[in-house]
RNA sequence: CAUUGUUCUCAGGGCGGGGUGCAAUUCCCCACCGGCGGUAAGGCGGCGACGCCAAGCCCGCGAGCGCUUCGCGCAAGCGAAGGUCAGCAGAUCCGGUGUGAUUCCGGAGCCGACGGUAUAGUCCGGAUGAAAGAGAACGGGA
Numbered sequence: 001c002a003u004u005g006u007u008c009u010c011a012g013g014g015c016g017g018g019g020u021g022c023a024a025u026u027c028c029c030c031a032c033c034g035g036c037g038g039u040a041a042g043g044c045g046g047c048g049a050c051g052c053c054a055a056g057c058c059c060g061c062g063a064g065c066g067c068u069u070c071g072c073g074c075a076a077g078c079g080a081a082g083g084u085c086a087g088c089a090g091a092u093c094c095g096g097u098g099u100g101a102u103u104c105c106g107g108a109g110c111c112g113a114c115g116g117u118a119u120a121g122u123c124c125g126g127a128u129g130a131a132a133g134a135g136a137a138c139g140g141g142a
Base pairs, nucleotide, nucleotide: 004139005138006137007136008135009134010133016030017029018028019027031122032121033112034111035061036060037059038058042053043052044051045050056110057109064088065087066085067082068081069080070079071078072077092108093107094106095105096104114125115124116123
């Protein structure tokens, strides 16, 4: 420190009250939560150049499901590999200000993998896992 390698560490929050019922943290009424990178007219700091913080629903990413391939199996399926490969992978409007806002201010909404179980974003499980990425050390380079 423009570029670059290895190793290590870290890397998710949330059901409290009431109702129905044999049974529900799963249904109904109220409640609660918001990963990572980018963007930002807001905020903070600085004389300044500029720096830092700021979006669940704007752009993208992640785990998961699926799919494909291989192995095993009569089959149902199980195991391993790939990691976007068919596909799923969510969700925002209104008003205000303004040259400009799905980001600011105000208001009202909406969303949340798979398996289990009375139907689950919040419980249990795969998971003492994986990982977007963040940081550190050592090397390499100028």
FMN riboswitch aptamer (RFN element) from Devosia submarina, 142 nucleotides, folded computationally. It matches the Rfam family "FMN riboswitch aptamer (RFN element)". Rfam describes the family as follows. The RFN element is a highly conserved domain that is found frequently in the 5'-untranslated regions of prokaryotic mRNAs that encode for flavin mononucleotide (FMN) biosynthesis and transport proteins. The organism belongs to Devosia, within Bacteria.